[in-house]
């Protein structure tokens, strides 16, 4: 150069055929404990890599770029 996968909370990943963005782990609070840990509730946290197009409606489709990743010259 060329072809493909991937990209969504701090982290690891869900979200199928377009229709309210999520789970577990972290994190913070509350109860329980003399204290801590575990446990139980509760909560906070997202430009869905970046721009554009298509639709009443885009994490989803489509173009294109940027980044990781395999692969082929």
């Nucleotide at each position: 150069g060329c072809c493909g996968a991937c990209g969504u909370a701090g982290c690891u990943c869900a979200g199928c055929u377009g229709g309210u963005a999520g789970a577990g782990c972290a994190c913070a609070g509350u109860a329980c404990u003399c204290g801590u840990a575990a446990u139980a509730c509760u909560g906070g946290g997202g430009u869905c890599a970046u721009g554009g197009g298509u639709u009443c409606a885009a994490a989803u489709c489509c173009c294109a770029u940027c980044g990781u990743c395999g692969g082929c010259u």
Notes:
The prediction has a mean pLDDT of 81. This is a predicted structure of a 73-nucleotide RNA (transfer RNA) from an Anaerolineaceae bacterium.